Predicted 3D model of a 114-nucleotide RNA (SAM riboswitch aptamer (S box leader)).
RNA sequence: CUCUUAUCAAGAGCGGCGGAGGGAUAGGCCCUAUGAUGCCCGGCAACCAGCGAGUAACCUACUUGCUAAGGUGCUAAUUCCUACAGAUUCAUACUUGGAUCUGGCAGAUAAGGG
Numbered sequence: 001c002u003c004u005u006a007u008c009a010a011g012a013g014c015g016g017c018g019g020a021g022g023g024a025u026a027g028g029c030c031c032u033a034u035g036a037u038g039c040c041c042g043g044c045a046a047c048c049a050g051c052g053a054g055u056a057a058c059c060u061a062c063u064u065g066c067u068a069a070g071g072u073g074c075u076a077a078u079u080c081c082u083a084c085a086g087a088u089u090c091a092u093a094c095u096u097g098g099a100u101c102u103g104g105c106a107g108a109u110a111a112g113g114g
Stems, first nucleotide, its partner, number of pairs: 001114008013041001015040003021031003025083004042075003047071002049067008079106001084103008
């Protein structure tokens, strides 16, 4: 870099350092000197991990409960919203616009593979 699978509506500081940007991309809308991004500490969670229970089945798969020492991750806003397609519906100068829902794309993270 790429492929597969799973998850993405919950949760998490009024701490320290440090000083101008940040929220992936585009548009929107936001955060930010009442200190952003970042780093440290703290915290959250439970993917990997550990200990049980159950079901199917046969040496594995699935479901579920508990734990948090270790490997990651996360710690403004649903992945902040929308980006493509469809359905329903409202308006309309009949071509567009809006709303809701569903699926997809893109992205993020984990585990495994190339």